[in-house]
RNA sequence: GUGCGCUCCGGGGCUCGGUGCAAGUCCGAACCGGCGGUGACAGUCCGCGAACCGGCGCUUCGCCCAGCGAGGUGUCGGCCGAUCCGGUGGAAUUCCGGAACCGACGGUGACAGUCCGGAUGAGAGGCAGCGCAC
Numbered sequence: 001g002u003g004c005g006c007u008c009c010g011g012g013g014c015u016c017g018g019u020g021c022a023a024g025u026c027c028g029a030a031c032c033g034g035c036g037g038u039g040a041c042a043g044u045c046c047g048c049g050a051a052c053c054g055g056c057g058c059u060u061c062g063c064c065c066a067g068c069g070a071g072g073u074g075u076c077g078g079c080c081g082a083u084c085c086g087g088u089g090g091a092a093u094u095c096c097g098g099a100a101c102c103g104a105c106g107g108u109g110a111c112a113g114u115c116c117g118g119a120u121g122a123g124a125g126g127c128a129g130c131g132c133a134c
Base pairs, nucleotide, nucleotide: 001134002133003132004131005130006129007128008126009125016028017027018026030114031113032103033102034048035047036046037045043101044100052078053077054076055075056074057073058072059071060070061069062068063067083099084098085097086096087095105117106116107115
């Protein structure tokens, strides 16, 4: 140095005003931006993860047990939002200036990117340490 294993780390945000019996959910304004890549720094480029949906395997619980229902987990597949203009430059949809846009599922006295919940979870991956092999 390379490979494998273990440990560790690994998501932010409603200050204010309005309406209303009631809103951190509506209206005005505010605030936030996971991971890798890239000719130079990215929520909007190219990918990935999470979430959501389905097939199959394993498994737990319940019931009126040839079966049915609810959950957990592994794996495979599906789905998966949104940006332009100008400037600088060798190079930027990434920087600077301006103007835009986007944001899972369930819950709720009223509709949620920001509240509560699954979640003290999972995870793309990251750095360091330790061990083994070459």
Molecule: FMN riboswitch aptamer (RFN element)
Organism: Saccharopolyspora hordei